[in-house]
RNA sequence: AUUAAAUAUCUAGCGCCAGGACAUUGCUUAACAUAGUUUAAGAAAGGUUGACGAGGUCUAAAGUUUAUCGAAAGAUUCGGCGGAUACUUUAGUGGCUUACACCUAAGUCAUAGUAUUAUACAAAAACUAGCAGUAAUGCUAAAACAAAAUUAAUACAUAGGUUUUAU
Numbered sequence: 001a002u003u004a005a006a007u008a009u010c011u012a013g014c015g016c017c018a019g020g021a022c023a024u025u026g027c028u029u030a031a032c033a034u035a036g037u038u039u040a041a042g043a044a045a046g047g048u049u050g051a052c053g054a055g056g057u058c059u060a061a062a063g064u065u066u067a068u069c070g071a072a073a074g075a076u077u078c079g080g081c082g083g084a085u086a087c088u089u090u091a092g093u094g095g096c097u098u099a100c101a102c103c104u105a106a107g108u109c110a111u112a113g114u115a116u117u118a119u120a121c122a123a124a125a126a127c128u129a130g131c132a133g134u135a136a137u138g139c140u141a142a143a144a145c146a147a148a149a150u151u152a153a154u155a156c157a158u159a160g161g162u163u164u165u166a167u
Base pairs, nucleotide, nucleotide: 014082015081016080017079019078020049021048022047024045025044027042028041029040030039031038032036052070053069054068058092059091060090061089062088063087064086093110094109095108096107097106101162102161103160104159105158113156114155115154116153117152118151128141129140130139131138132137163166
């Protein structure tokens, strides 16, 4: 230095909750076969819900915005606040493209060119079971299913200069 295995961590679909929704408690009002562990409405208190994973940060500054991809759902992943690895511009650094080293410039990108074709990988929801809670709901376990980056192949992709000719 490389490979393999094990363990730990994995922080940005991330955090929060004034609206909405939902449940509980007692209260008020109304309704009725005057009857209830009833129904409806209202306001209060303290609660629940409020992004499921994949992928993603060269350095600094400024600006802009609902910051890439699909899954689920079809009251909510709605609405709001904050944050953010998104995008653009400028400057710097670095890789690649002229057979090779270095310098300058050009293009493009950020372990790093473009296009085409092919291609791998998930979690939640739902279901089942268990646990916690009066409840809304939450947690845990088992199994399934993506897309885009990715990866592979093919094709294509610079000018000038330097000397100790580095291949």
This is a predicted structure of a 167-nucleotide RNA (glmS glucosamine-6-phosphate activated ribozyme aptamer).